[in-house]
Molecule: transfer RNA
Organism: Candidatus Aenigmatarchaeia archaeon
């Protein structure tokens, strides 16, 4: 330098193709019940500018453009 893959919550993803209810789950984190106490379990909560900017649209994690970051293969 090309080519393609991915970036969504502390971590792990799920949603994109085919745009539309408040962006959900699981671990973890708090607070509660149970317990003699822990752990398991059970309820309930906090946490997300969907990697950054334009763009397009009545509306964009979801299209399109660029740019940054990790990986693969290629030279």
């Nucleotide at each position: 330098g090309g080519a393609c893959u991915g970036g969504u919550a502390g971590c792990u993803u799920a949603g994109u193709c085919u745009g539309g209810u408040u962006a959900g789950a699981g671990c973890a984190c708090c607070c509660g019940g149970c317990u003699g106490a822990u752990a398991a379990c059970c309820g309930g909560g906090a946490g997300g500018u969907c990697a950054u900017g334009a763009g397009u649209u009545c509306a964009a994690a979801u299209c399109u453009c660029a740019u940054c970051c990790a990986g693969u293969c290629c030279a």